Predicted 3D model of a 525-nucleotide part of an RNA (small-subunit ribosomal RNA, 5' domain) from an uncultured Verrucomicrobiota bacterium. The coordinates come from a structure-prediction model, not an experiment, and the mean pLDDT is 80. Its Rfam family is "Bacterial small subunit ribosomal RNA". RNAcentral holds the full RNA, with entries from ENA and SILVA.

[in-house]
Context: one part of a larger RNA
RNA sequence: GAUUUGGCGGCGUGGUUAAGACAUGCAAGUCGAACGAGAUUUGAUUAACCGCAAGGAAGAUUGAUGAAAGUGGCAAACGGGUGCGUAACACGUAAACAACCUGCCCUUUAGUUGGGGAUAGCUCGCUGAAAGGUGAAUUAAUACCGAAUGUGGUGGUUUCUCGCAUGGGAAAUCUACUAAAACUUGAAAUGGUGCUAAAGGAGAGGUUUGCGGCCUAUCAGCUAGUUGGUGAGGUAAUGGCCCACCAAGGCUAAGACGGGUAGCUGGUCUGAGAGGAUGAUCAGCCACAUUGGAACUGAGACACGGUCCAGACACCUACGGGUGGCAGCAGUUUCGAAUCAUUCACAAUGGACGAAAGUCUGAUGGUGCAACGCCGCGUGAGGGAUGACGGCCUUCGGGUUGUAAACCUCUGUCGCUAAGGAGCAAACGUUAGGUUCAUAGCCUAACCUGAGUUAACUUGGAAAGGAAGCAGUGGCUAACUCCGUGCCAGCAGCCGCGGUAAUACGGAGACUGCGAGCGUUACUC
Numbered sequence: 001g002a003u004u005u006g007g008c009g010g011c012g013u014g015g016u017u018a019a020g021a022c023a024u025g026c027a028a029g030u031c032g033a034a035c036g037a038g039a040u041u042u043g044a045u046u047a048a049c050c051g052c053a054a055g056g057a058a059g060a061u062u063g064a065u066g067a068a069a070g071u072g073g074c075a076a077a078c079g080g081g082u083g084c085g086u087a088a089c090a091c092g093u094a095a096a097c098a099a100c101c102u103g104c105c106c107u108u109u110a111g112u113u114g115g116g117g118a119u120a121g122c123u124c125g126c127u128g129a130a131a132g133g134u135g136a137a138u139u140a141a142u143a144c145c146g147a148a149u150g151u152g153g154u155g156g157u158u159u160c161u162c163g164c165a166u167g168g169g170a171a172a173u174c175u176a177c178u179a180a181a182a183c184u185u186g187a188a189a190u191g192g193u194g195c196u197a198a199a200g201g202a203g204a205g206g207u208u209u210g211c212g213g214c215c216u217a218u219c220a221g222c223u224a225g226u227u228g229g230u231g232a233g234g235u236a237a238u239g240g241c242c243c244a245c246c247a248a249g250g251c252u253a254a255g256a257c258g259g260g261u262a263g264c265u266g267g268u269c270u271g272a273g274a275g276g277a278u279g280a281u282c283a284g285c286c287a288c289a290u291u292g293g294a295a296c297u298g299a300g301a302c303a304c305g306g307u308c309c310a311g312a313c314a315c316c317u318a319c320g321g322g323u324g325g326c327a328g329c330a331g332u333u334u335c336g337a338a339u340c341a342u343u344c345a346c347a348a349u350g351g352a353c354g355a356a357a358g359u360c361u362g363a364u365g366g367u368g369c370a371a372c373g374c375c376g377c378g379u380g381a382g383g384g385a386u387g388a389c390g391g392c393c394u395u396c397g398g399g400u401u402g403u404a405a406a407c408c409u410c411u412g413u414c415g416c417u418a419a420g421g422a423g424c425a426a427a428c429g430u431u432a433g434g435u436u437c438a439u440a441g442c443c444u445a446a447c448c449u450g451a452g453u454u455a456a457c458u459u460g461g462a463a464a465g466g467a468a469g470c471a472g473u474g475g476c477u478a479a480c481u482c483c484g485u486g487c488c489a490g491c492a493g494c495c496g497c498g499g500u501a502a503u504a505c506g507g508a509g510a511c512u513g514c515g516a517g518c519g520u521u522a523c524u525c
Stems, first nucleotide, its partner, number of pairs: 001520001004517001007377006013370002015335001020333003024330003029074003034071002041064006049056002081288003091212007100205001102203001105201008113147001115145002123136005152178003155174008182193003214260003221251003226248006233241001263285004267278004290311005313324004341367001343366003349363001350361004380410004390401004414466001416461005424452001429447007469514005474495003480509005490497002
């Protein structure tokens, strides 16, 4: 998986095949306390004008609100998926880096001066079917660019010192090069958050090395950037990593090179162990994101839901040209023996952004479906012999089903029904109090916040009522008789049964084993 049967609950698991193709929705945003502009709604003051008046009201000034979009910052390199490739420093383990990098976070020191020119948006044109493109005018910044300063850092020179080699560290000196951005609370002082330079830390990453783990010799020789050196380039960094020149080396029976297969590990299954097999779920690492290639941005990518080029496929088209990538969560289709809902919520945990409120989060938390697995519970308990009827067997006496049933007395698990009803919630925030110069920060108290939930659990009610099947009975192997059949029909894991008395076929009764499962099949030990 299929057949058959099926009451409940808890905890798990659920496309192993086509890394085939995908309709639709969602899965990465956030910040107005960086910036300009501001649709909309609304309050106040004033007011052309209308009106006999009450009053209405274009417009103007000012305050609040702040949608959609844009500049800018951070995130988007995490989280989530899959196992194609990879026999490799990919993984595991033990080391090395005096050859390296590190945004956010923590600690420490020093600073944050003074200027400039643009640009998106908005407005107005042109153009295109669309995607979009293009021109003019104008505007801001924590966007961009000079200048100043230099605690420091880089560079040069000198000295001292240390070390396993290359080499490391410290001090002095030359002054050559090298920074910055503001926002906000407040009446203010000042504080808070940032920014710049440097040092250290934490956590993360990069590189190198020893050892370890598949099959094949019907693969025996392989290799020219190949092995090494010098120099230059490149990188965060070592290195043929790349290039020029020079030398002729390097690997290999302890299996090179080639071919096949394969993500690796903690683990999992099995076994007394040694081993053997395996790598679903969960956790760590690696690789990949329609196929192939490339770089940009950035602390970090050569980037699943970014960019560019090429290919295949699909869609739109006004035929000029455009658009797309579920191995994210659901779902569709195909394939297949075979694998679920186009569900709810951000309440909790965690993450991104934000001062915060908060927003986003198919991560996650829940619910749903499937006896797919493991575990637990139930389908009643006690009494009851004329050992009833019926069935089956019989030596016809009886035996057996069998205390089993009926009947009597009870119980109420689960399910049903009615009511009550936690925990997961404490923070943030608000209010009050304390500390304090302080409405900062910190501490205390109260209040606020639940998707699941008609839950768990408790109490009451009714009623034995709603809840048992499957395989086997010749030996292995627990469990035997009768009837039918007659080497037929059939059984069978092995030995083997069946040709007229079959405990082995088919049925019945009885019995045995397991039990919401049971037996079969496939794979492994």